[in-house]
Context: one part of a larger RNA
């Protein structure tokens, strides 16, 4: 890891539902007690539940209870008609049986006690018990500490001294005293880290005559010891040892939870919760059983409320911008001697312009409600039993919160996933297109495609684009192209070049050392003229000079200038493994845009077969429940989850008075036959003693998953 084999809703007591069979105004017995052929059987009237209900009760009683009440009101009360259904017999009818009563069995399926589907703590108790050969402490007994330094007190001889103190030298050998070996411990750094070692190696360092280290013996322990305290140690365990019991603790929490096929099929919401990963009750599923007949659901036509999106504001309420006015003891600001100006402020107002979810004189689509008509083929309510769901997701559209961020969150409202496969977006839970019963080498289609990988148009008409745009982005910028409007100039000659002219008063006033068209202020005017600014620049210290407006001449043009509007490009445009957002390959269309014709293209629709479910509706059986066969029509995706119907295992009863050494079971293989499937037969080996089939009953009744348990490889 893989193969085998085990391994999860059981029992049991009471109650509920529905099914069943029994008997019925009744029904069941119970403990026990007799008999047995030992499976069973017989008795057993105690005792339930039912036949009567009402009141707290006394009580009363088809009524009662409330009251003053015979009223009124709660609660009860009608087995007689009636209704349904079946049966005889002569059609109408009649008669009788069931139901409109209950009690018991049996099943199933919830619920409630219980271990209660199944494994799974970490814990909690014990007046259970073992533990100090580890370790902590303390008691007894003994044992160890190379070597070398230091040189206390004290005693001694010298000096000193009035005596001292003191000072010298020699002796001495003190001390949680120095170095440092054995001991002892562990301080930093390395090596190991499936190790030599469940704490060690190597190098390094602390103490090393002491509160030293150390053998033996003995002594304190589980709410206890023992502790130079670290909640440390108490045998690899210690914020309460191990081990045994209570014990299947108890987990709103993870995991698992085992055969098939058919119908139906959801929630991720509200309320409330010491409540938010849990439960309650409603919403949603399922199942049975009644009841309605247009009630649901779409459509069209009518009424009909509103104040939402717009839109609006001298139509409120609040805000804003800019001009202009009147007024104000408004404690303001500058000016001024004052008077006052002037700027602000505030009420009003007048003209122009603007805003609003907590604004509205107004005000839609759609939504909702009601009636009436009609479409499809199903639809709606009630009871009653019974589940899951209570973490959503992501997309369009309307909003709040955030930045008009988020594959953010949080409401409303549709989808689509979830619980849904198929076709397209290269690859793909939430986008498009479509809803898979099953089978088919048939057919039209849908989104979306038709050069080639890759099914189908190198189709076809018309115009864009030159950027490889298409094959990522933006303010902003573009004499790129194309289309189109507008307004102006032109053969009486446009634009753009080319030649020539652009002058007088004048050097305008004024400032200025100067200011002559061209630092700067002010005025900006006349003449002569084809035309020429009191001057577009460029220069000078200031002129000059150059050069422009402006004019003439030349050129000769279905042309020019300006300005908007649109189409499709351009640039803006820098990323990290390798071209690297075209899926590739490549494309000048096989790129955009607008038409056209074809074709591809899905599990989609149609076509042929086949099932099954419901409904109708024909036959045919049958006591009845109901079965069996045909047509028709609508159906048959599908987690949670609910309902049906089957397989299969193991055993028991009862038949077959089955099968079997002429080979049971189990095993192996089969290209066979039957079944929608679970499975079942038939054959062949093998195997060497049991074992099927029907029909009922009863379960230790089905494995792939639990880091499942045990065994092998």
């Nucleotide at each position: 890891a893989c193969c085998a084999a085990c391994g999860a809703g059981u029992u049991u007591a009471c109650g509920g539902a529905u099914a069943u069979c029994g008997c019925a105004a009744g029904u069941c017995u119970a403990a026990g007690u007799c008999c047995u052929a030992a499976g069973g059987g017989a008795c057993g009237c105690a005792g339930g539940c039912g036949u009567a209900g009402c009141g707290a009760a006394a009580g009363c009683g088809a009524g009662u209870g409330u009251u003053a009440a015979u009223a009124g009101c709660g609660c009860g009360c009608a087995a007689a008609c009636c209704g349904u259904u079946u049966u005889a017999u002569u059609u109408u009818a009649u008669a009788a049986a069931a139901c409109c009563a209950g009690c018991g069995u049996u099943a199933u399926u919830c619920g409630u006690a219980a271990g209660a589907c199944c494994c799974g703590a970490a814990g909690c108790c014990a007046a259970g018990g073992c533990g100090a050969g580890c370790u902590u402490g303390c008691c007894c007994u003994g044992a160890g500490c190379a070597g070398g330094u230091u040189g206390a007190a004290c005693c001694c001889c010298g000096a000193g001294u009035a005596a001292a103190a003191u000072c010298g030298g020699g002796g001495g050998g003190a001390g949680g005293a120095c170095c440092g070996a054995a001991c002892u411990g562990g301080u930093g750094g390395g090596u190991u880290g499936u190790g030599c070692a469940a704490a060690a190696c190597c190098c390094u360092c602390g103490g090393a005559u002491g509160a030293c280290u150390u053998g033996g013996g003995g002594u304190a322990a589980g709410a206890a010891g023992u502790g130079a305290a670290a909640a440390g140690c108490u045998a690899a365990u210690c914020g309460a040892g191990c081990u045994u019991g209570g014990u299947a603790a108890u987990u709103g929490c993870u995991g698992g939870u085992u055969c098939u096929c058919u119908c139906c099929g959801a929630a991720a919401u509200a309320u409330a919760u010491u409540u938010u990963g849990g439960u309650a009750u409603a919403g949603c599923g399922g199942g049975c059983a009644g009841c309605u007949a247009a009630a649901a659901c779409g459509g069209u036509a009518u009424a009909g409320g509103g104040g939402u999106a717009g839109a609006g504001c001298u139509a409120c309420u609040g805000g804003u911008u800019c001009g202009g006015g009147c007024c104000u003891a408004c404690a303001g600001g500058u000016c001024g001697a004052a008077a006052g100006a002037u700027c602000g402020a505030g009420u009003c107002u007048c003209g122009a312009g603007u805003c609003a979810a907590a604004c509205u004189c107004c005000g839609a689509a759609u939504a909702c409600u009601a009636u009436a008509c009609u479409g499809a083929a199903a639809a709606g309510u009630u009871g009653c039993c019974u589940a899951g769901u209570c973490a959503g997701a992501c997309u369009g559209u309307g909003g709040g919160g955030g930045c008009a961020a988020a594959g953010c969150u949080c409401c409303a409202u549709g989808g689509u996933c979830g619980c849904g496969a198929g076709g397209g977006a290269a690859a793909a839970a939430g986008c498009c297109c479509a809803g898979a019963u099953c089978g088919c080498c048939g057919u039209c289609u849908a989104a979306g495609g038709u050069c080639c990988c890759u099914a189908a148009a190198u189709c076809u008409u018309c115009g864009c684009u030159a950027a490889g745009u298409g094959u990522u982005a933006a303010a902003g910028g573009u004499a790129g192209u194309c289309a189109u409007c507008a307004a102006c100039c032109a053969c009486a000659g446009a634009c753009a070049g080319a030649u020539a002219g652009g002058a007088g008063g004048u050097u305008g006033g004024c400032u200025u050392a100067g200011a002559g068209g061209u630092a700067g202020c002010c005025a900006u005017c006349c003449u002569u003229u084809a035309a020429a600014g009191a001057g577009u620049g460029u220069g000078u210290a200031a002129c000059a000079a150059c050069u422009c407006a402006c004019u003439a001449u030349u050129c000769g043009a279905c042309g020019g200038u300006u300005g908007g509007u649109g189409g499709c490009g351009c640039c803006g445009a820098a990323a990290a493994u390798g071209u690297a957002c075209c899926g590739g390959g490549g494309c000048u269309a096989a790129g955009c845009g607008a038409g056209g014709u074809a074709c591809c293209g899905a599990a989609g629709c149609c076509g042929c077969g086949a099932a099954u479910u419901u409904g109708u509706u024909c036959g045919g059986a049958u006591u009845a429940g109901u079965c069996c066969g045909g047509a028709c029509a609508a159906g048959u995706g599908g987690u949670a989850g609910g309902a049906g119907a089957g397989c299969a295992u193991u055993c028991g009863c009862a038949a077959c008075u089955g099968c079997u050494g002429u080979g049971a079971a189990g095993g192996a293989g089969g290209a066979u036959c039957c079944g929608u499937g679970a499975g079942g037969a038939c054959c062949u080996c093998u195997g060497g003693a049991g074992u099927g089939u029907u029909g009922c009953g009863a379960a230790g009744a089905g494995a792939g998953a639990a880091u499942g348990u045990u065994g092998g490889u």

This is a predicted structure of a 713-nucleotide part of an RNA (large-subunit ribosomal RNA, domain II) from a bacterium.